This is a predicted complex of two RNAs, RNase P RNA and transfer RNA, with 452 nucleotides together.
[in-house]
RNA sequence: GCAGCGGUUCAGGCGAUCGCUCGACGGAUCUUCCGUCGAGAGGAAAGUCCGGGCUCCACAGGGCAGGAUGCCGGGUAACGCCCGGUGAGGGUAACCUCGAGGAAAGUGCCACAGAAAAGCAAACCGCCCGGACGAGUCUCUCGCCCGGGCAAGGGUGAAACGGUGGAGUAAGAGCCCACCGCACGUCCGGCAACGGACGUGGCACGGCAAACCCCAUCCGGAGCAAGGCCACGUAGAGGAGCGUUCGAGGGCUGCCCGCCCGAGCUCCUGGGUAGGCUGCACGAGGCGCGCGGCGACGCGCGUCCCAGAGGAAUGAUCGCCACUCACGCCGGGGCGACCCAGCGCGAGGACAGAACCCGGCUUACGAACCCUGCGACC
RNA sequence: GCCUCGUGACGCGACUGGGUCGCGGGCCGAUUGUCUAUCGGAUGAGAGGAGUUCGAUUCUCCUACGAGGCGCCA
Numbered sequence: 001g002c003a004g005c006g007g008u009u010c011a012g013g014c015g016a017u018c019g020c021u022c023g024a025c026g027g028a029u030c031u032u033c034c035g036u037c038g039a040g041a042g043g044a045a046a047g048u049c050c051g052g053g054c055u056c057c058a059c060a061g062g063g064c065a066g067g068a069u070g071c072c073g074g075g076u077a078a079c080g081c082c083c084g085g086u087g088a089g090g091g092u093a094a095c096c097u098c099g100a101g102g103a104a105a106g107u108g109c110c111a112c113a114g115a116a117a118a119g120c121a122a123a124c125c126g127c128c129c130g131g132a133c134g135a136g137u138c139u140c141u142c143g144c145c146c147g148g149g150c151a152a153g154g155g156u157g158a159a160a161c162g163g164u165g166g167a168g169u170a171a172g173a174g175c176c177c178a179c180c181g182c183a184c185g186u187c188c189g190g191c192a193a194c195g196g197a198c199g200u201g202g203c204a205c206g207g208c209a210a211a212c213c214c215c216a217u218c219c220g221g222a223g224c225a226a227g228g229c230c231a232c233g234u235a236g237a238g239g240a241g242c243g244u245u246c247g248a249g250g251g252c253u254g255c256c257c258g259c260c261c262g263a264g265c266u267c268c269u270g271g272g273u274a275g276g277c278u279g280c281a282c283g284a285g286g287c288g289c290g291c292g293g294c295g296a297c298g299c300g301c302g303u304c305c306c307a308g309a310g311g312a313a314u315g316a317u318c319g320c321c322a323c324u325c326a327c328g329c330c331g332g333g334g335c336g337a338c339c340c341a342g343c344g345c346g347a348g349g350a351c352a353g354a355a356c357c358c359g360g361c362u363u364a365c366g367a368a369c370c371c372u373g374c375g376a377c378c
Numbered sequence: 379g380c381c382u383c384g385u386g387a388c389g390c391g392a393c394u395g396g397g398u399c400g401c402g403g404g405c406c407g408a409u410u411g412u413c414u415a416u417c418g419g420a421u422g423a424g425a426g427g428a429g430u431u432c433g434a435u436u437c438u439c440c441u442a443c444g445a446g447g448c449g450c451c452a
Stems, first nucleotide, its partner, number of pairs: 001374004006370005012321007020040009042351001046362002049360005054223004061257004066219005071085005086100001087098004101214002106212002108208003124154002126150006133143004162180005181203001182201008227278004237269006249261003271451003285304008323348003327344003331340003379448007388402004396432001405419004425441005
């Protein structure tokens, strides 16, 4: 310098002027305005993809249906997240990826090509044996037909019913043998996933479950426009249908059972209001130290209080300093490649804006540092 | 703010694991004195990126874009 990999940190600072929102205090001509003081976005506030808190509905009962997850162990309020391990795969490496249960419960699919696509399979080209016929260069060879044997070789395909080598045979074949693979069993190590050793079996069991499905575990529904309180306002109106213990309708969800509330409910034509307070800022909270743990994380002590808008505040301009880059000038070090420091001038600073609150994931994005490999130069 | 759903040619739709298809519009040619109609032909697409699979418009995930619904009196 180039390429790459995982992680950590930061997200410019200070001052002046002009503004914005909220709170406290004071004042005034008091639905507001003025003054002083204080506070005022993020690592993702985003997407709304998961999980929880909170609130209401029966504090949520049983079954079916539905959804989600899926190696093992741990962490956590919980998770589809995180940590540690196992196995498989990729990379020279740093390191990365995995939706990784079951295909001997059943069903289904496997296009085209191919003889055959899953059945104790299959003869297209082939190989071998026997027989008949024909031809020839006639103890043999070739062609064609018939009967049988063969899964070795070719060919098709994403995938063809273990692989390589040998023995064997008319030709062949786990038919037999060695090694590898596979399955099963026993023992050992490990909490486990799994790993290792030994033995047995000639091999049975193709792939797909992000196809249906089976197994295991988990899940009640809605969401701050939840929910609570108050004010304003009128026509709390008119019409139709259903219903009042033979129970409409609702809680409650797609259905059934069960439980509870229950006299109103649904639709159409209309009306008013587009207001205030609360929920709502002390929380699985931040920071520091110590201890336990490989780690995620947990425990203890100390300390701090840290945005609350409601069409929606947190901004703009100028100056100085710091940072990065480019150019120019000058100095120092080194044999050298090059390194360090200073001055001047110019440029640049990304992605993006809280809306009930947290824990994650994902996506967007600037800079610096650590890490790996290669190349060039000294 | 919250919830739900959908993206395919210029427009509208069929296809839901194995050739991207149809109708209309636009273009070219034929027919006609000319236009329309008719006939023939060509062009043109699965929002973008990953994964599963031998193979993805279809199944799964992420992103982008778009659409619809939800206030109170009640």
It holds a member of the Rfam family "Bacterial RNase P class A". It is annotated as a ribozyme. Its mean pLDDT, the model's own confidence on a scale to 100, is 79.